[in-house]
Molecule: Glycine riboswitch aptamer
Organism: Candidatus Pullichristensenella stercorigallinarum
RNA sequence: UUCCGGGAGAGACUGCGCCGCCGUUGAGCGGCCAGCGCCGAAGGGGAAUGCGCAAACAACUCUCAGGCAAAAGGACCGGAA
Numbered sequence: 001u002u003c004c005g006g007g008a009g010a011g012a013c014u015g016c017g018c019c020g021c022c023g024u025u026g027a028g029c030g031g032c033c034a035g036c037g038c039c040g041a042a043g044g045g046g047a048a049u050g051c052g053c054a055a056a057c058a059a060c061u062c063u064c065a066g067g068c069a070a071a072a073g074g075a076c077c078g079g080a081a
Stems, first nucleotide, its partner, number of pairs: 001081006011036001013035003017032005022026001037068003043064001044062003049058002
């Protein structure tokens, strides 16, 4: 690096909104936009806490990014090549 298995949290939120879809025309489905609420385990930042002489680093912290039914993703763990 590749493959296999495991792998948490938090809204299936709201809208006379916009666009699209349909042998169901709907209290429908999907996408976008906006609003409010939240999560930390891609990535990124910080250094109060932890560690440490310090620097650095973390599963600590922020929540920019990302995410909040399932699926996907997923730090990290185990196995194989």